[in-house]
């Protein structure tokens, strides 16, 4: 110099001038000024684990169905994560892994070969009284009374309620405890948040069906298993400790538009060849709705740290 593996950070800025959610402060008969704050690394996907809500006054089973699958940590917890085996790709830094069982069983293996499982031809050797035997060659991934494959049904060990913020909870308004039809009424229909049993409750009752009113307001809602930095542990993921910080909370859904400057890339001209001037164009994926912890996919370009080095060339 190049090409490469691994983490990691930004992702457009600056003025102005109007506008828009929320909280404070002030003022006023009337809604004005001011001051603070106002998306993401992924918010997507709806694939996992949860925190919380409810449903059980009482459970117990069933693992049916579903998950997991080397060993060992971390974590609220997981199919996450970090470390280590073994196996594979890679010159290498490094990448991947749906890593238990093939003597419980059931099945798959085209072609090629005499045959693909209790199946064997032919050719040579060697042994035999002779066949059987034992070894060698050909075809194939596999021709050993076999071995492979279980992201092929299974088998095994470990686990596992069940709906979600449109969950729930208060308050306020209003209506029709009405009308068919069927059924029951304690010797019991029918209800209980997967499913059995089992346990409770249950009579102007239930189950259909047609039908009438509401569908407003609050809450929940945002200090969270938060977030940075230091120091102690630890290969590490993490853990403990100590000081800061205080970061939307909307309810048809708030963070925009306008205008100038500039900054990053790309393409093209010009010469004094400089991180030179100058036109032109583009500025990535993409927006919250209970909140976290992970995976997954998308993504113009731009900066840092560490490593590794086949072939070639100076």
């Nucleotide at each position: 110099c190049a090409a490469g593996u691994a983490a990691a950070u930004c992702g457009c800025c600056u003025u102005a001038u109007c506008g828009c959610a929320g909280a404070g402060a002030u003022a006023u008969c009337a809604u004005g000024u001011c001051u603070c704050u106002g998306a993401g690394g992924a918010a997507a996907g709806u694939c996992c684990g949860g925190a919380c809500a409810c449903c059980g006054u009482a459970g117990u089973g069933c693992a049916a169905u579903c998950a997991u699958a080397g060993u060992g940590g971390c974590u609220a917890a997981c199919a996450g994560c970090c470390a280590u085996c073994c196996a594979u790709c890679g010159u290498a830094a490094g990448g991947u892994g749906a890593g238990g069982a093939a003597a419980a069983g059931u099945g798959c293996a085209a072609c090629a070969g005499a045959a693909a499982g209790u199946a064997u031809g032919u050719a040579c050797a060697g042994g035999u009284c002779a066949u059987g035997c034992u070894g060698u060659a050909g075809u194939g991934a596999a021709a050993c009374c076999a071995g492979g494959u279980a992201a092929a049904c299974u088998c095994u060990a470990u686990g596992u309620g069940g709906u979600g913020c449109a969950a729930u909870g208060u308050c306020a308004u209003g209506u029709a405890a009405a009308c068919u039809a069927g059924u029951g009424c304690u010797u019991g229909a029918g209800c209980g948040u997967a499913c059995a049993c089992g346990c409770g409750c249950g009579a102007u009752g239930c189950u259909a069906g047609a039908g009438g009113g509401u569908a407003g307001a609050c809450a929940g809602c945002u200090a969270a298993a938060g977030u940075u930095u230091g120091c102690u542990g630890g290969u590490a993921a993490c853990a403990g400790u100590a000081a800061a910080c205080g970061u939307a909370g909307a309810u048809a859904a708030a963070u925009g538009a306008u205008a100038a400057g500039g900054g990053u890339c790309a393409a093209g001209a010009c010469u004094u060849u400089a991180u030179g001037u100058u036109u032109u164009g583009a500025u990535a994926c993409a927006g919250g709705a209970u909140c976290c912890g992970g995976c997954u996919u998308a993504u113009a370009g731009a900066u840092u740290u560490a490593c590794u080095u086949a072939c070639u060339c100076a």
A computed fold for a 314-nucleotide RNA from Psychroserpens luteus, annotated as Bacterial RNase P class A. The sequence was found by an Rfam model in a public genome assembly. Its Rfam family is "Bacterial RNase P class A". It is annotated as a ribozyme.